[in-house]
């Protein structure tokens, strides 16, 4: 980097540096010196992965009831381990259809995001 798969209305600080941008892109619309980015701390908790607990299925044990067991599905808990993440639904919309006189509202794409996998 591009690809494949699943997600994307839910949660996170009235701390410390820093000092003028930020909310991908594009138009809107926001937030910001009652301080932006960025960094450190703090916290959330989604994905893998670990450890634990229910249920369940195959094995395996037992003469049997069973089990101190293996593996695997699924439900949950632990932030222990990799990432991710902390205004506003992924702030809205941008292509394509549905309703509606009309502000407008609906639904599927796309595009971004993030992980997990083989290149």
């Nucleotide at each position: 980097u591009a690809c494949u798969u699943a997600u994307u209305u839910a949660g996170a600080g009235a701390g410390g540096u820093g000092g003028a941008g930020g909310g991908a892109c594009u138009g809107g619309c926001c937030c910001u010196a009652u301080g932006a980015a960025a960094c450190c701390c703090g916290g959330c908790a989604g994905c893998g992965g670990a450890u634990c607990u229910g249920c369940u299925a195959u094995c395996c044990u037992u003469u049997g009831a069973u089990g101190c067991g293996a593996u695997g599905g699924u439900a949950g808990a632990u932030g222990c381990u990799g990432u991710g993440c902390c205004a506003a639904u992924u702030c809205c919309a941008g292509c394509a259809g549905g309703a509606g006189u009309a502000u407008u509202c609906c639904u599927g794409a796309c595009a971004g995001a993030u992980a997990a996998g083989g290149a």
SAM riboswitch aptamer (S box leader) from Brevibacillus choshinensis, 119 nucleotides, folded computationally. Its mean pLDDT, the model's own confidence on a scale to 100, is 82. Taxonomically the source falls in Brevibacillus (Bacteria, Bacillota, Bacilli, Paenibacillaceae). The sequence is in RNAcentral, with records from Ribocentre. Its Rfam family is "SAM riboswitch aptamer (S box leader)". The family is grouped with related families in Rfam's "SAM clan".